[in-house]
């Protein structure tokens, strides 16, 4: 110097354990803020707070459990996963 590669936030599937079903959570909109490969940089992605609109699947058992349901939570495994510049790894 040129070539190849790894790693973030997070996403999807599956597993097991919970939560809700007396409606929280999820999803949608707005405002503000935050985090985001080792460094720089930052968002069409992510998270939080506040506000707004909307809104659900129960059944059996016989009385506390089972089967469901929810764009449900966190965990584990697998796969996917940051433009650009520098760095890192490999080989020349």
């Nucleotide at each position: 110097a040129a070539c190849a590669g790894a790693g973030u936030a997070g996403g999807u599937a599956c597993g097991a354990c919970g939560c809700g079903u007396u409606a929280a959570g999820u999803g949608c909109c707005g405002u503000c803020g935050g985090a985001u490969g080792g460094g720089a940089g930052g968002u069409u992605g992510c998270c939080g707070a506040c506000g707004g609109a909307c809104g659900a699947a129960a059944g059996a058992u016989u009385u506390u459990u089972c089967u469901g349901c929810g764009a449900u939570g966190a965990c584990g495994u697998a796969c996917c996963g940051c433009a650009u510049c520098c760095g890192c790894u490999g080989a020349u």
THF (Tetrahydrofolate) riboswitch aptamer, 92 nucleotides, folded computationally. The sequence was found by an Rfam model in a public genome assembly. Of the family's consensus pairs, 90% are formed in the model. The prediction has a mean pLDDT of 80. Rfam family: THF (Tetrahydrofolate) riboswitch aptamer. About the family: Tetrahydrofolate (THF) riboswitch was first reported for Ames et al. as an RNA motif in 5' untranslated (5'-UTR)regions of folate transport and biosynthesis genes in Firmicutes genomes.